[in-house]
RNA sequence: UCCGGUGUAGCUCAGAGGUAGAGCACCUCCCUGAAGAGGAGGGGGCCGCUGGUUCAAUCCCAGCCGCCGGAA
Numbered sequence: 001u002c003c004g005g006u007g008u009a010g011c012u013c014a015g016a017g018g019u020a021g022a023g024c025a026c027c028u029c030c031c032u033g034a035a036g037a038g039g040a041g042g043g044g045g046c047c048g049c050u051g052g053u054u055c056a057a058u059c060c061c062a063g064c065c066g067c068c069g070g071a072a
Base pairs, nucleotide, nucleotide: 001071002070003069004068005067006066007065010024011023012022013021018055026042027041028040029039030038048064049063050062051061052060
């Protein structure tokens, strides 16, 4: 330099056009002598950035940035 993959909650990942979910973690309550386990409830993300397409974009397209892999 070129090619491919990837970027969504604190972490690991779903969601592939109609204003975003799970598990773990965190907070509150129940349970316990206490803690853990278990049960119930709750908070937290305008989806890497900028444009484009569309009535509507996390999703499609382009560029850029970060990370991973490959080629030279």
A computed fold for a 72-nucleotide RNA from a Gemmataceae bacterium, annotated as transfer RNA.
It matches the Rfam family "tRNA". Its family is annotated with triplet codon-amino acid adaptor activity in the Gene Ontology. It is annotated as a transfer RNA.
The coordinates come from a structure-prediction model, not an experiment, and the mean pLDDT is 83.
Lineage of the source: Bacteria > Pseudomonadati > Planctomycetota > Gemmatales > Gemmataceae.